The RNA shown here (Bacterial RNase P class A) has 343 nucleotides and comes from Candidatus Avoscillospira stercoripullorum. Its Rfam family is "Bacterial RNase P class A". Rfam links the family to the GO terms tRNA processing, ribonuclease P activity and dimeric ribonuclease P complex. The gene name in the source record is rnpB. NCBI's taxonomy places the organism under Bacteria, Clostridia, Eubacteriales, Oscillospiraceae, Candidatus Avoscillospira. The sequence is in RNAcentral, with records from ENA.
């Protein structure tokens, strides 16, 4: 200097006017409101995001089911450790694939537990002899044969050498691959050692095996809660039904009252954030110090001028936590691999 590769942090910054939300304080309200609160004003503080999204997975938290245990049925995951409240997530390792590297992916249990499928081409697709070879008998069969031709993603483990009638793991070396033993490893594995074997593929078909899952959500839920609708009790001294009795209808007090207008809790200080040591490769976890970081309910968090060379991507809370995916203009910093080139 190019040309990759992992892994981080930022994602306007200040200054000024104007506005909005919420906390506190302070002063109102020309009958705001029955309370609760609500509304105006003035001062101070505070007000997205790294993904707040998508609602995919694990949990808290609240209701509603359930004594406890089991099987079924449905769905989730899937090589071995390890982290973590948990998790389908991290890490760290192995195995496969790719890449000269760094390093990335990975839908990674079982096919010897059974059922399927393998289109087309090919005799033949899991057991088969279509061409060819050897024998035999014959002119057209029988019999052996996986060497070679041909089909095809795969067709009886590869290569050579014996050996055969003519070939075959049928012998024998080398190699590959499965089993066991032995070595190593904490395990998944993994071995230039030893022995038997040589067994098409498919489980993002069906099935089996192990684990693990009870359902809705903060418009859960819980609470106050005027007035009116009902209902219960007393009271009856009043009105009404042309007077008058009975009788009805109203009416007064008090007292329950689902549910809805409106309030209130739930709401945000928590598996919490920052440093710094310490233990671990790591993910991560112990200790100490410090520090509060939004709580709206028709929903604020915004415009506007300057100045930084430009202000500009994506895109905004709504019960919180912890992940994964998606989406992002542009700056930035660390550690690496390649190749050229100077010393």
């Nucleotide at each position: 200097c190019g040309a990759c590769c992992g892994g981080g942090u930022c994602g306007g910054a200040c200054a000024g006017u104007c506005g909005c939300g919420u906390g506190c304080g302070c002063a109102g309200c020309g009958u705001c409101g029955a309370a609760a609160g609500g509304c105006c004003g003035c001062g101070c503080a505070u007000g997205a995001g790294g993904a707040a999204a998508g609602u995919c997975c694990g949990g808290g938290c609240u209701c509603c089911a359930c004594a406890g245990g089991g099987c079924a049925a449905g769905g989730a995951u899937a090589a071995c450790g390890g982290g973590u409240a948990a998790c389908g997530c991290c890490c760290g390792c192995c195995g496969a694939a790719g890449g000269c590297g760094a390093c990335u992916u990975c839908a990674g249990g079982a096919a010897a537990a059974g059922u399927g499928c393998a289109a087309c081409a090919g005799a033949g697709a899991a057991a088969u002899a279509c061409c060819g070879c050897c024998u035999c008998a014959u002119c057209u069969g029988a019999g052996g044969u996986a060497a070679g031709g041909g089909u095809g993603g795969a067709a009886a483990g590869g290569u050579g050498c014996g050996g055969u009638a003519a070939g075959a793991g049928c012998g024998c070396a080398c190699c590959c691959g499965a089993u066991g033993g032995c070595g190593u490893g904490g395990a998944a594995g993994c071995g230039u050692c030893c022995a038997u074997c040589g067994c098409u593929g498919u489980a993002a078909a069906c099935u089996c095996u192990a684990u693990c899952c009870g359902g809705a959500g903060c418009a859960a839920c819980a609470c106050c809660g005027c007035g009116g609708a009902g209902g219960a009790a007393g009271c009856a001294a009043g009105g009404c039904u042309g007077g008058c009795c009975c009788g009805g209808c109203u009416g007064c007090u008090u007292c329950c009252g689902a549910g809805g207008a409106g309030g209130u809790g739930g709401c945000u200080g928590g598996a919490u954030c920052g440093c710094a040591g310490c233990g671990g490769c790591a993910a991560c976890g112990c200790u100490g110090c410090g520090g509060c970081u939004a709580g709206a309910u028709a929903g604020a968090u915004g415009a506007c001028u300057g100045u930084c060379g430009a202000a500009g991507a994506c895109a905004g809370a709504a019960c919180c936590c912890g992940g994964c995916u998606u989406a992002u203009a542009g700056a930035c910093c660390c550690g690496g691999u390649c190749g050229c080139c100077a010393c």